Predicted 3D model of a 119-nucleotide RNA (SAM riboswitch aptamer (S box leader)) from Virgibacillus alimentarius. The coordinates come from a structure-prediction model, not an experiment, and the mean pLDDT is 81. Rfam family: SAM riboswitch aptamer (S box leader). Its family is annotated with regulation of gene expression in the Gene Ontology. It was read from a public genome assembly, where an Rfam model found it.
[in-house]
RNA sequence: CUCUUAUCAAGAGCGGUGGAGGGAAUAGGCCCGACGAAACCCAGCAACCUUUAAGCAAAUCCUUUUGCUUUUAACGGUGCCAAAUCCUACAGGUCCGUUGCAGAUCUGGAAGAUAAGAG
Repeated sequence: CUCUUAUCAAGAGCGGUGGAGGGAAUAGGCCCGACGAAACCCAGCAACCUUUAAGCAAAUCCUUUUGCUUUUAACGGUGCCAAAUCCUACAGGUCCGUUGCAGAUCUGGAAGAUAAGAG
């Protein structure tokens, strides 16, 4: 870097350094920021791997393994730590209305982020 699978409406400081930007891309919005942005550190959270315990199912050489659900831990590996992935863009359904436009809402894609595995 590519592919596969899963998840993304919960959670997380009145800290330190720093000194003007930031919220993925493009566009339209709307927000955050000198009452201190980005970045780094500390603290914290608990999404995945990992850890504890229980239940169910399957396989099975009779003893273990695997999968799922709930739960425990935060020592370890990543991650996260304003707003739903901040909202929308593509497609379809429903409601209202009907000359139409617009709006509201739901579902599925696309894109993105994170983890695990593979190349």